[in-house]
Context: one part of a larger RNA
RNA sequence: GGCAUUUGGUGGAUGCCUUGGCACGAUAAGGCGACGAAGGACGUGAUAAGCUGCGAAAAGCCACGGGUAGGUGCAAACGACCAUAGAUCCGUGGAUAUCCGAAUGGGGCAACCCGGCUCUGGUAAUGCGGAGUCAUCCUGCAUUUAUGCGGGAAGCGAACGGAGGGAAGUGAAACAUCUAAGUACCUCCAGGAAGAGAAAACGAAGUGAUUCCCUUAGUAGCGGCGAGCGAAGCGGGAAGAGCCUAAACCUGGUAGCAUGUAUAAGCCUGCAAGCGUUGUGCACCGGGGGUAGUGGGAAGUAUUUUGGAGGAUUUGCAGGUCUUCCGUGGAGUUACAAAUCUGUAAUAUAGUCGAAGGUACUGGAACGUACGACCUUAGAGGGUGAGAGUCCCGUAGGCGAAAUGUUGCAGACUCCACUUAAUACUCACCCGAGUACUGCGGGACACGAGAAAUCCUGUAGGAAUCUGCCCCGACCACGGGGUAAGGCUAAAUACUUUAUCGUGACCGAUAGUGAAAUAGUACCGUGAGGGAAAGGUGAAAAGUACCCCGGGAGGGGAGUGAAAUAGUACCUGAAACCAAAUGCCU
Numbered sequence: 001g002g003c004a005u006u007u008g009g010u011g012g013a014u015g016c017c018u019u020g021g022c023a024c025g026a027u028a029a030g031g032c033g034a035c036g037a038a039g040g041a042c043g044u045g046a047u048a049a050g051c052u053g054c055g056a057a058a059a060g061c062c063a064c065g066g067g068u069a070g071g072u073g074c075a076a077a078c079g080a081c082c083a084u085a086g087a088u089c090c091g092u093g094g095a096u097a098u099c100c101g102a103a104u105g106g107g108g109c110a111a112c113c114c115g116g117c118u119c120u121g122g123u124a125a126u127g128c129g130g131a132g133u134c135a136u137c138c139u140g141c142a143u144u145u146a147u148g149c150g151g152g153a154a155g156c157g158a159a160c161g162g163a164g165g166g167a168a169g170u171g172a173a174a175c176a177u178c179u180a181a182g183u184a185c186c187u188c189c190a191g192g193a194a195g196a197g198a199a200a201a202c203g204a205a206g207u208g209a210u211u212c213c214c215u216u217a218g219u220a221g222c223g224g225c226g227a228g229c230g231a232a233g234c235g236g237g238a239a240g241a242g243c244c245u246a247a248a249c250c251u252g253g254u255a256g257c258a259u260g261u262a263u264a265a266g267c268c269u270g271c272a273a274g275c276g277u278u279g280u281g282c283a284c285c286g287g288g289g290g291u292a293g294u295g296g297g298a299a300g301u302a303u304u305u306u307g308g309a310g311g312a313u314u315u316g317c318a319g320g321u322c323u324u325c326c327g328u329g330g331a332g333u334u335a336c337a338a339a340u341c342u343g344u345a346a347u348a349u350a351g352u353c354g355a356a357g358g359u360a361c362u363g364g365a366a367c368g369u370a371c372g373a374c375c376u377u378a379g380a381g382g383g384u385g386a387g388a389g390u391c392c393c394g395u396a397g398g399c400g401a402a403a404u405g406u407u408g409c410a411g412a413c414u415c416c417a418c419u420u421a422a423u424a425c426u427c428a429c430c431c432g433a434g435u436a437c438u439g440c441g442g443g444a445c446a447c448g449a450g451a452a453a454u455c456c457u458g459u460a461g462g463a464a465u466c467u468g469c470c471c472c473g474a475c476c477a478c479g480g481g482g483u484a485a486g487g488c489u490a491a492a493u494a495c496u497u498u499a500u501c502g503u504g505a506c507c508g509a510u511a512g513u514g515a516a517a518u519a520g521u522a523c524c525g526u527g528a529g530g531g532a533a534a535g536g537u538g539a540a541a542a543g544u545a546c547c548c549c550g551g552g553a554g555g556g557g558a559g560u561g562a563a564a565u566a567g568u569a570c571c572u573g574a575a576a577c578c579a580a581a582u583g584c585c586u
Base pairs, nucleotide, nucleotide: 001585002584003583004582005581006580007579008578009577015571016536017535020507021506022504023503024502025501026500027499028498029496030495031156032155039100040099041098042055043054044053050074051073061094062093063092064091065090066089070082071081072080105114106113107112115134116133117132118131119130120129121128136153137152138151139150140149141148142147143146160191161189162188163187164186165185171178175224201207202206211238212237213236214235221229222228242488243487244486245432249288250287251286252285253284254283256282257281258280259279266275267274268319269318270317271316272315273314293466295431296430297429299426300425301424302423303422304421307326308325309324310323311322312321313320327418328417329416330415331414332413340412341411342410343409344408345407346406347405348404349403351399352398353397358371359370360369361368373390374389375379381393382392383391437461438460439459440458441457442456443455444454447473468483469482470481471480472479523530524529543570546557547556548555549554
């Protein structure tokens, strides 16, 4: 020096564990905010650096309800206190809630500075203190036309949604059309969902709003016919709901415009009487009417049909029209109008009752073993000094709310019909215009200009009103389907910041969230931003009194404990690496 063995050191793998994560499902909730949010700054404790809670009323105050013996958070100790006259704790509703922040009196380098007005405290007086109020924009009402009194907005928020804009890498084995992709990203707007939606549909069977799923189908097609892109009808399911307007016509109104002056016009119609400065057309604003594709509606005529009573329409009669009350019937707050309250039931937010085991042995400890019992609408699970149905928390199954919320039902309440409806004939008044459509230029459609229909529209032209117009993939004919240019509409669908419950051939500390711990912390960066490491004594601190060595650290005894090679560098304690002892070889 090497090899081997052993004993240690170092180190922190492995095993076991889990406070934390991950995923999915169900239910709830789907918003918060000028009544000042989200998020912060600074304070706040007997002592108090951090976290948590709270706000100068500051780990809290008040009321109500629950609950019961202890309590003053994480977090020990000491002190001082609170509590069966019910504290701490849990739930509901309130009070307080500094400063910044949309931040909103003005300013500002966020958490700071400086004001006006009204009321008020204080001072001899000024300074000073307290309460309230004072930003901007939109909008309603009122009026003295410049103000007052109201209403609303703003900002934040994970994903989902609609709309306006809109890449590139990449692929095409290069690259330009194409692709990636209408993706990422930016902006605006919204809701608990959004959007779509009651055929100017589909497509040749007939169906009969929309949406979503399965299928059709990687089909038909599109495509430097490359790479790639990629439907639709039918069919099977989920869900299911239909409506309101514009116009024609009638009618009321108006400091509007035009027109008309007497035999005035006119006053619902007829007859008679009477009244009479406003009538007619257009425009605008209301009410009635009306809403369709077997076309529908308006207007006119005719026929049939529909509770009661009253009033108005210049007067009377007849008819007509309008309107009120009662009655009957129906409907309703998610469309078709729209608000609120009461009762009741269920439910959410605290809780509560809840069966059944002993002895012996081993052991530090019984939850183990043996013997021999019991309960079970409860043998899910967790804890307890080792595998516990019968020890504890629970579990099955019951019960429970002063207060606030949610949902259902009923009533109040509101609305509608009876106050009309139907048929036939006539008439040709209406049926959404810079629209449809066409040319040119783009875009969207699975469809790249193509034979290119369909949809949107920048530009230039520019119709028709049912004997109309659009569509059926160029176009024409025949045939067929539909009724554009106004609007509303639940459900089935998408998502999960969040709450509760449940589950896992999910992880188990280099894993699982970046984060099991003061984690978006420490730290890095001017900044945008980047971003860690770090779990385990023991059943219980019983955390080693006392003695000895040492300056201490540390150790040797002693003691605790089942164990101390479990000693706060603490479970297990691998390997590399280091040392010692023994053996062998050189």

The part of an RNA shown here (large-subunit ribosomal RNA, domain I) has 586 nucleotides and comes from a Calditrichia bacterium. The coordinates come from a structure-prediction model, not an experiment, and the mean pLDDT is 83. The full RNA is in RNAcentral, with records from ENA. It matches the Rfam family "Bacterial large subunit ribosomal RNA". Its family is annotated with structural constituent of ribosome and ribosome in the Gene Ontology.